[in-house]
This record gives sequence, C1' cells and structure tokens, in this order.
RNA sequence: CCAGAGGGCCAGGUGGCCGCUCUGCCCACGGGUUAAUCCCUGGGGGCAGGGAGGAAAGUCCGGGCUCCACGGAAACACGGUGCCGGCUAACGGCCGGCGAGGGCGACCUCAGGGAAAGUGCCACAGAAAACAGACCGCCCGCCGCGGGUAACCGCAGCAGGUAAGGGUGAAACGGUGCGGUAAGAGCGCACCGCGUUUGCUGGCAACAGCAGCGGCACGGAAAACCCCACCGGGAGCAAGACCGAAUAGGAGUGUUGCGCCUGGGGCAACCCAGGCAGGCCCGUUUCCGGGCUAGGCACUCGGGUUGGUCGCGCGAGGCGUCCAGCAAUGGGCGUCCCAGAGGAAUGGCCAUCGCCCUGCGCAAGCAGGGUACAGAACCCGGCUUAUCGGCCCUCUGGCGUA
RNA sequence: CGGGGAGUAGCUCAGCCUGGUAGAGCACCACGUUCGGGACGUGGGGGCCGGAGGUUCGAAUCCUCUCUCCCCGA
Repeated sequence: CCAGAGGGCCAGGUGGCCGCUCUGCCCACGGGUUAAUCCCUGGGGGCAGGGAGGAAAGUCCGGGCUCCACGGAAACACGGUGCCGGCUAACGGCCGGCGAGGGCGACCUCAGGGAAAGUGCCACAGAAAACAGACCGCCCGCCGCGGGUAACCGCAGCAGGUAAGGGUGAAACGGUGCGGUAAGAGCGCACCGCGUUUGCUGGCAACAGCAGCGGCACGGAAAACCCCACCGGGAGCAAGACCGAAUAGGAGUGUUGCGCCUGGGGCAACCCAGGCAGGCCCGUUUCCGGGCUAGGCACUCGGGUUGGUCGCGCGAGGCGUCCAGCAAUGGGCGUCCCAGAGGAAUGGCCAUCGCCCUGCGCAAGCAGGGUACAGAACCCGGCUUAUCGGCCCUCUGGCGUA
Repeated sequence: CGGGGAGUAGCUCAGCCUGGUAGAGCACCACGUUCGGGACGUGGGGGCCGGAGGUUCGAAUCCUCUCUCCCCGA
C1' cells in the first nucleotide's frame, strides 16, 4: 500500500428571527366565594430551566406494575425451550468452553437431547428404499446345438451361487490393501473409519486422549407424530383507582289523578283495541271539528355515559473511578436529576461553516446535487428489522522497502 | 396503544394439519349450434402459491424474519 476479520462510537456544528410543550417564580386581569382579605379557578404576558432514539419500530421473547381466578402438592392436556458450565430479577438473552461444518488465515455458522421405546414417511427413477434386493455382469453344475482328432471353445436353456464391477437414485447396508475362493463375500488379517463405556488419565461438566472389546450389528428425517428433562394460572395502562354535568332511564317521599261500557288475550296480577264522560292542546271565543290521554308535577338518593384527576416519571437510572472475574457480570465510593403530551409538543425560515458525490481546472478553487432510517404514549432487560455517511481500536493474508 | 385473522389463476375459494404431479366455480379464447346474439355443448390457455432466508433429497404446505390488507377492544 492492497484485500479482508472482529469490536466500539457519532447521527452535522455555530449565530439570528419567529413559534410549540412541561415545570417553577413574578405581573396585571376575568370568574366563584366573602362584609373584606385570604382562598379556589381560568386564560394572558415576562423571566429561568427541561424537551426523542440507536433503533422510540416489529410486538418476537422475558420481567416490573395492575386487576381477575385460586387451600397445598402432584398428575393429565396444551404451549415453549433443548451440548456443558456460568451471569442475570428473568429470558428463547449474554459470556466462556466442547463438538460438527466452512475459510490459507484473522474468524464465521449451527433449533447442537433421543432414530438399538413405538407409529408413520422416503415421490420419480431403479432389480431392489430398510430384518433389502439378482436387471446387466461374474461363477459352479446339468442338458441341447455347432466347431475341433483331442484338450477345449462358442451359443441357447434350466437350477443355483455371488453385493467385487456396471447402471438408477438425494440416499444402495463401511473404505484401501493382502490373503482366500469356482466366482465372491469381514470369510480371515493389517491400517483407517464406526460403535461401545469396559478400564485408566485430564477436566466441575460437555468432552478429549490411551488401552481394550465388537467383524460392522447402527441409512435419512423428530423445523412428522412422539419419548425424556426443564419452564409456564389468565388478561393487559383502553390494566386499574377516584370525582362526577345535562338529557333519558331506575328507586323513594310528598301532592294531584287513576270514572263507566263492549270485545279479545292471560291461571292471575294485568295487557291490547274501540266508544262515552273528564282533563289538556290547536283552529281568536261559543257551537262544532281534529289530536293526545293513565299518569302529571316537585324534591331527594344511588349506578353508568361525555368529561376531569391519579396511575405517570428516583429508576434492575445515567456519568466517573477503584476492586473481583478470561468474560458476561457483580461490588464499593463520588457525583447528577435528565421529556411526560393527551388528536397528541420537541418545529420552521435565513446566514455561515462542515462531510460526501459529479463536472471543470496543473493547482488554489468554482458550479451543481446530496446530507439517512425514523419519531416517545406505563416502564425496563434482550432479540430482530430499517439506516446517507464518517471516525477509532485490535487482528489476519499478500506485496514492496529497510 | 393493545389483541386477533388472512394473503393461491382476472374474481371468489379448496389444497396446508399428515411435504413429492396445484384444482373447482365464474370470467377469457377457439369450434359447434343460430339469420345474428345469448344460453347450451366440446376443447383449450392462464399460477413460480405476497417477499426473503432456513430445515429437507424435495416446501403452497414445516420454522424464522418482513410487507400489505381486514376485524375487535373505552
């Protein structure tokens, strides 16, 4: 210098003008109350201070908090997690190891328990797909035909042997070599692989190494059902608590009214329809006509809705430093208070300086463009996803120079 | 803000649980029938199953992430 690997950080700066929201203080004013002040309340002005994120997002996990349910424990069902050890309030998160796979390497990836508990699956192709299987091939025997003096050779058939070779497939029941055999075959042996845990050593453990045993018995798949171990009561701040308007409806008290006839329904209380009388309303009044009518009025009480207040900002909190630990993390000390809205504030404009890209230019520089993703809504710990660009630290491979 | 559900042909839906070749109705095209159209009959075309990654020999189907749409809660 080039190409990479791992980790951490920033998320434009400054100035001016105009705004938004919360808190505190001050000023003047309106309303309520009062004899008046105090007090309560409403908006306005001024001053001071605070005002989005690394993901506030997705809502995928785990907790705090709140309500509901529940005597305890266990089992069953359902859901989730899954090598070992540690951290943590907890976790499916993180850290450190182990194993497997990938990369020359730094390093990366892994839903990584069990397939010798059981059930089911492995399409197509292929002879055979899971206690396998004979299509081609190879080989022994028998028989027939042809050739040959003969030994024997070739072809066809029958009955067998054979998983070494060909071919199919994602996958064909260990690999290489030697022996062995009619041909073959863990049939025998050596090495490699595999399994086992029998023993020893190291390690808390996963596991690793050595020795032994087993001739191989054990294909894949559990992100198929399932088995084993562990975990889980349900809902979510629109949870939940409090204060409570008008109208309508409910209950109580007081006052007034609740008359008669016919028909229907119902066991009944009673209800429905029609007519007469009464009461009320309209057409100015009477007559007459039309409409309504079993309750009306007043007071009190309790529940719910609109609304308001709380929950709601001191917390598994931030920063600095020291100690323990490989680390995640834990502990001590010091210091700081750092958004709380409720259709929802955290913004807009201008100037200037940065950063990146493109073009022009020898250069200084000039011109144009860009400067992300996104925005709290009860809070916290993680994971995942989105993100213009830039900076720092450590490490690896290659090239060059000394 | 919180909680559920669905994406498959132009439209409405099966298939997914239990993985192997994706189907039905309407619509579309051609032919027949008719003087012509409709209806009817026969035949045909059209899909990478919303997107990405993983598990598997193999994914519409199983798992994870993501996008869009719909419904419910004072």
Background: This is a predicted complex of two RNAs, RNase P RNA and transfer RNA, with 476 nucleotides together. It holds a member of the Rfam family "Bacterial RNase P class A". Its family is annotated with tRNA processing, dimeric ribonuclease P complex and ribonuclease P activity in the Gene Ontology.